[in-house]
RNA sequence: UUCUAAAAGUAAAAUUUGGGCCUUAUUGGUGAAAACCUUUAAGUGUAAGAUGUCAAAUUCAGGGAAACCUUCCAUGUAAUGAUGAUGGCAAUCCUGAGCCAAGCCUUGCGAAAGUGGGGAAGGUGCAGAGACUAGACGGCAUCCACCUAAAGCGCAAGCAAUGGUGAAGGGAUAGUCCAGCGCACGAAGCCAGUUUUGG
Numbered sequence: 001u002u003c004u005a006a007a008a009g010u011a012a013a014a015u016u017u018g019g020g021c022c023u024u025a026u027u028g029g030u031g032a033a034a035a036c037c038u039u040u041a042a043g044u045g046u047a048a049g050a051u052g053u054c055a056a057a058u059u060c061a062g063g064g065a066a067a068c069c070u071u072c073c074a075u076g077u078a079a080u081g082a083u084g085a086u087g088g089c090a091a092u093c094c095u096g097a098g099c100c101a102a103g104c105c106u107u108g109c110g111a112a113a114g115u116g117g118g119g120a121a122g123g124u125g126c127a128g129a130g131a132c133u134a135g136a137c138g139g140c141a142u143c144c145a146c147c148u149a150a151a152g153c154g155c156a157a158g159c160a161a162u163g164g165u166g167a168a169g170g171g172a173u174a175g176u177c178c179a180g181c182g183c184a185c186g187a188a189g190c191c192a193g194u195u196u197u198g199g
Stems, first nucleotide, its partner, number of pairs: 002020006021045001022043004028037003049143006059097006068088002071085001073084003098124003104119006128178001130177005144166004152159002183198002186195002
């Protein structure tokens, strides 16, 4: 308590546009079911638990992005607007190699404590360039609430989790720094925008 970037705007907001999440309806798939994955649309955004534990890797590369901004271009116009294309900014969507804490699987050594190798998930890569600290919305374990009812139990009604649900935000969250914004002087660019140096 919706989260996020942009536009314009403000004391702060509200607002609009794009993207994410959830809810409701819906398409297809899996499943015994609950439910999960998936397509499309709408939304007045109701709701989304607790405790403990881990803090490592943080490298080298590749692909995609809407809204918004732009113009030496194209279409079109009386002209502007507009549309396309180009370039830019960028919320973010992904991939390969390597590497990684705790827990898990597996295996070697060892009497044991322990320790070496391999693996799956997950992470890193992926901040405003970036450095560091801590946790959680992350990993792992347990508990709680709720849903289902397979195995099993029961003559039956039904009981029963090892099956599920308890959103998203971490493409830096909370912080400390640094950078940036501002100023001065330059660079390439048509522009938007990018960038060097300095205090």
Molecule: Group I catalytic intron
Organism: uncultured Colwellia sp.